c-di-GMP-I riboswitch aptamer from Anaerosolibacter carboniphilus, 86 nucleotides, folded computationally. Its mean pLDDT, the model's own confidence on a scale to 100, is 87. Lineage of the source: Bacteria > Clostridia > Peptostreptococcales > Thermotaleaceae > Anaerosolibacter. The model forms 95% of the base pairs in the Rfam consensus.
[in-house]
RNA sequence: ACAUGAUAAAGGCAAACUUAUCGAAAGAUAAGGACGCAAAGCUAUGGGUCUAAGGUUGACGAAACGAUGAUUGCCAAGCUGCCAUU
Numbered sequence: 001a002c003a004u005g006a007u008a009a010a011g012g013c014a015a016a017c018u019u020a021u022c023g024a025a026a027g028a029u030a031a032g033g034a035c036g037c038a039a040a041g042c043u044a045u046g047g048g049u050c051u052a053a054g055g056u057u058g059a060c061g062a063a064a065c066g067a068u069g070a071u072u073g074c075c076a077a078g079c080u081g082c083c084a085u086u
Stems, first nucleotide, its partner, number of pairs: 003085003012037002017032006035073001041079003045076003048071003055065003
């Protein structure tokens, strides 16, 4: 340095749920809380999925379409990192 994550050690993150706030919503943030995670660290770059405010169609309805919104704990990709082992 590359590869691997069986055995350890030091640690790290934090699902669901609850409360508060923001948001049209999906969801996000903070506190509590742990389902789990060897990148469950970072980036929305590609794909998937979720929502559909404004917008379009529609009768001024129902509904449909529709990311510029969201999801890195959906899958990849890029960048970075602890320890141990061969």